[in-house]
RNA sequence: CGCUCAUCCAGAGGGGCAGAGGGAUACGGCCCGUUGAAGCCCCGGCAACCCUCCAGCCGGUCUUGCCGCAAGGACGCUCGAUACGUCCCGCGCGCGAGGCUCCCGGCUAGGGAAGGUGCCAAAUCCGUCUCGUGGCGAGAUUCGUCGCGAGGAAGAUGAGGA
Numbered sequence: 001c002g003c004u005c006a007u008c009c010a011g012a013g014g015g016g017c018a019g020a021g022g023g024a025u026a027c028g029g030c031c032c033g034u035u036g037a038a039g040c041c042c043c044g045g046c047a048a049c050c051c052u053c054c055a056g057c058c059g060g061u062c063u064u065g066c067c068g069c070a071a072g073g074a075c076g077c078u079c080g081a082u083a084c085g086u087c088c089c090g091c092g093c094g095c096g097a098g099g100c101u102c103c104c105g106g107c108u109a110g111g112g113a114a115g116g117u118g119c120c121a122a123a124u125c126c127g128u129c130u131c132g133u134g135g136c137g138a139g140a141u142u143c144g145u146c147g148c149g150a151g152g153a154a155g156a157u158g159a160g161g162a
Stems, first nucleotide, its partner, number of pairs: 001161001003160006013043005021032003026128004044120003049116002051112003055108006062098005067092003072088005124154001129151010
């Protein structure tokens, strides 16, 4: 930074300074706060995105069998062959079997925590937009109200990219 991807119902707080707000923004709700908010500092912790270890699987890869393809080469056949046959070399989003020693990538499960971030009230506190759906009241395919599910938008954090 109108970029990409992943995650966001789990988890983890004490002290000091400070002194009235805070929960991103707007509105509504609901909370936190003079038993001390924001902010700053110190210490502690949580988690596991980056990092790292191990196992399994998949793919790349390697070996091999078959199938197909067309160019080339050798030999045979032949009077001679560009035709035909065999072999070699090559190729394939082809089919199958095996290996996985080494290397690369991915996925799944588990472990670690030194470092780079992040985080440590409440689901990202909840709603707002779209779709679906249930209850109640009025009324006739609508309105009001209370929910539920899925998605979106916005935001946060990380990893990458420019």
Model confidence (mean pLDDT): 78 of 100.
Predicted 3D model of a 162-nucleotide RNA (SAM riboswitch aptamer (S box leader)) from Streptomyces auratus AGR0001.
RNAcentral records the identical sequence in 2 taxa.
Taxonomically the source falls in Streptomyces auratus (Bacteria, Bacillati, Actinomycetota, Kitasatosporales).
It matches the Rfam family "SAM riboswitch aptamer (S box leader)". Gene Ontology term of the family: regulation of gene expression.